[in-house]
């Protein structure tokens, strides 16, 4: 220099063929249960889906460039 693949919640990861309010677990928050913590149980918060366009009645899904990680060739 080539070439593939990832980027979605505060972590880990889902999200059939583009379709209506994008959910899980664990984490934080609140109460409940305990002398009290811890476990448990309940109910809750929390998302510009990487950025910037483009296609499309509509885009997390397609397409393009740029950004960050990675693997591979040289």
């Nucleotide at each position: 220099g080539g070439g593939c693949c990832c980027a979605u919640a505060g972590c880990u990861c889902a999200u059939u063929c583009g379709g209506u309010u994008a959910g899980a677990g664990c984490a934080g928050u609140u109460g409940a249960c305990u002398c009290a913590u811890a476990a448990u149980c309940a109910a809750u918060u929390g998302g510009u889906g990487g950025u910037a366009g483009g296609u499309u009645c509509g885009a997390u899904u397609c397409c393009u460039a740029c950004u960050g990680g990675g693997c591979c060739c040289a």
Transfer RNA from a Cytophagales bacterium, 74 nucleotides, folded computationally.
It matches the Rfam family "tRNA". Rfam links the family to the GO term triplet codon-amino acid adaptor activity.
The source organism's lineage runs through Bacteria, Pseudomonadati, Bacteroidota, Cytophagia and Cytophagales.
The prediction has a mean pLDDT of 80.